[in-house]
RNA sequence: CUGCCAAUAGCUCAGUUGGAUAGAGCACCGGCCUUCUAAGCCGGUGGUCGGGGGUUCGAAUCCCUCUUGGCAGG
Numbered sequence: 001c002u003g004c005c006a007a008u009a010g011c012u013c014a015g016u017u018g019g020a021u022a023g024a025g026c027a028c029c030g031g032c033c034u035u036c037u038a039a040g041c042c043g044g045u046g047g048u049c050g051g052g053g054g055u056u057c058g059a060a061u062c063c064c065u066c067u068u069g070g071c072a073g074g
Stems, first nucleotide, its partner, number of pairs: 001073007010026004019057001028044005050066005
């Protein structure tokens, strides 16, 4: 320098071809249970989907660009 992949909650990830309020597990908070703790059960908080722009009635999803990380080639 070129190509490819990834970036979504504090962490690990899902999100099918563009369409209903963006989800799960863990963690955290509250409650139940327990002599207490752990485990278990119930509920809850937390995201403008890496930044910017575009297409569209509508974008996490499509296009362009930038940033960061990874892989491959030179």

Annotation:
The RNA shown here (transfer RNA) has 74 nucleotides and comes from Podila clonocystis. The RNAcentral record of the sequence draws on ENA. The coordinates come from a structure-prediction model, not an experiment, and the mean pLDDT is 80. It matches the Rfam family "tRNA". The family's RNA type in Rfam is transfer RNA. Rfam's curators write: Transfer RNA (tRNA) molecules are approximately 80 nucleotides in length. The same sequence occurs in records of 2 taxa.